[in-house]
Context: one part of a larger RNA
This record gives sequence, structure tokens and C1' cells, in this order.
RNA sequence: CUGGGUUUAAAGGGUACGCAGGCGGAUUUGUAAGUCAGCGGUGAAAGAUUCGGGCUCAACCCGGAAACUGCCAUUGAUACUGCAAAUCUUGAAUAUAGUUGAGGUGGGCGGAAUAAAUCAUGUAGCGGUGAAAUGCAUAGAUAUGAUUUAGAACACCGAUUGCGAAGGCAGCUCACUAAACUAUUAUUGACGCUCAUGUACGAAAGCGUGGGGAGCGAACAGGAUUAGAUACCCUGGUAGUCCACGCCCUAAACUAUGCUAACUCGACAUUGGCGAUAUACUGUCAGUGUCCAAGCGAAAGCGUUAAGUUAGCCACCUGGGGAGUACGUUCGCAAGAAUGAAACUC
Repeated sequence: CUGGGUUUAAAGGGUACGCAGGCGGAUUUGUAAGUCAGCGGUGAAAGAUUCGGGCUCAACCCGGAAACUGCCAUUGAUACUGCAAAUCUUGAAUAUAGUUGAGGUGGGCGGAAUAAAUCAUGUAGCGGUGAAAUGCAUAGAUAUGAUUUAGAACACCGAUUGCGAAGGCAGCUCACUAAACUAUUAUUGACGCUCAUGUACGAAAGCGUGGGGAGCGAACAGGAUUAGAUACCCUGGUAGUCCACGCCCUAAACUAUGCUAACUCGACAUUGGCGAUAUACUGUCAGUGUCCAAGCGAAAGCGUUAAGUUAGCCACCUGGGGAGUACGUUCGCAAGAAUGAAACUC
């Protein structure tokens, strides 16, 4: 390389968009590049193969044949692929009318809780734990009430719910904005699928500048526990968590399951439409789940949301350790990220 694989054994890129590339619906005509057939030329000799022969055999040597699966030219074939032209509507997109949702961005508003401040009532404890102590409190705490201020998060509804490409998204409301689905089959007429490089987005933590800082809380301090306790528990508490802008680019970024299309029994639940309606029930489309037939699988299990049967394209794997390390390169303010070996060893 071929072959074989990628839920859990090594292996699906974090996600999308998308240039090149690869692949591509139905019908007709032409062409004849790929493809197929015939014929001609060439494909040195030796070697290898085979059939004979010669040295007493063999090695060795000699002769013949076949082979050289290739290339070039030429004459044809036209199913498939390509190319050119024309047509079509089922793929794709658009239009019209609706529907849906924590989809996104920005603004405004709200109540509960928490904390702090002030005032009032009130007096000796509060707090915390397995038990305690550190801590707070007669300079009046805890508790109760009133007022004010602040930041962050949105109880119930809430769900096996919904939306989003993924990350993710939840109080109410306004503005802007994106999407999906359904119905009508009106329009275009293959406009499609996938996608190396590339571009954009990308939880948390972390970084830079400036704000903000209630609660929580790495680090840190103290109290306990313990043989010790650089922990688990408790009292405090800085960064951070929040906002704006700019970086970082990683996660068990998981459905550990790439995307697209077609095909292959059913049952139940549920979300959003549509149709027919007597509300029940039922049909249909798109999702979300549970259980199963066939089939698949080493098994667990998967099973129309496939891990079944096929096609197209991309990514990735090839024993364990060394090692996601070293070196080099690119990116980054840094932290580090990406790419990514070998010796050696079992």
C1' cells in the first nucleotide's frame, strides 16, 4: 500500500460556514475524451517460465516457443461516465398565509431573599458543631418593627418540556433581529451533498485596562479533629465570581456515536402545526422520549432520532510505557495552546 476499523477495546475534528477538490436527480439528441472490441507497429539481448538438445549426471551451455499483462497509430461500438445542446420536476431554493419557542443583541421595570446603615422596642446572650472553640455582644449584640442604600440571582409555573450549529439559553416588558415548522403547490429549474487549507463562534478557569463588589469564596489567618492534618468540619477572608472593551481557545466541549440522502414491522407517551370533526377518536407532517420485530453486535446493548441495509464526502486509528514529553515552527501579554517525534524499555 491493500485489507480492516472508530458508543464502551486505539480511533469522530468542540461547532458551524465555506473556496479548491471529490461525488451528484429524470428524459432526449450530438460527440467519442474515459471505457470496450478488431487490426498494425513497437515492447533489444541476456535472465526468469516452458519444450527439446549438448558436456558420463548436475551446475553450466545451445536451440525453439510462450511471455513481456505496456506504449503508439488506426478502424469500429456507444450501455455507463465525461463534454455540448435542449427539455422536465420529484432534490434544492423562493413566494404567499399562518404558527411556535428560556434562539440572539440592547434598553426599561419588578418582587422575594441577603447584607449594611439609621431609628425604635428590648436584655444577656448570640452564633456554630458530632461535641466544641476561634468569632460577635453591656461601647447594648442576637431577636422584632420601620426607613434607606447596594450588588447579584430570578422561588412557584418547570416538565422524560422548548429553542439554538455547538458552547449554551429561564422574572416581566419594549425595540431590533435570526430560525424552524405547517398549509397552498404559485415561482425558479439540479441552482445539490460533503469539504483539506481558510474564516467565524466557542463553558469554566485565567490574563490586560477601567468600573463594581451584596452573597459565595481558591490563596491566606485562626479554631477544632488527629499520632500528624499543609485536608474533610467551624469562624473570618483576598483574588475571583458581576459590567464594558480586548485577549486566551481548552473541557468527560459526551449521545464518549461526523455530515447528507435513500430503504427496512410495530406499540405507548409527549411538543408544535395542519385536515376532518361529535369534545371522544382518528389521519398526516416536523420534533422529543420509552419499549420492541427483522437485522446488527464480543457482549452490554442499538433498533425509522440505528450501532440495521446501502451511497457520497471529510476527520481519525494501527501494542503498552517513554509522551501529548523533547526539539523545531506558528499563535499568545503571560499562563500556555496547536503541530508533534526518537532513543530506550516491556

The part of an RNA shown here (small-subunit ribosomal RNA, central domain) has 346 nucleotides and comes from a metagenome. The prediction has a mean pLDDT of 88. It matches the Rfam family "Bacterial small subunit ribosomal RNA".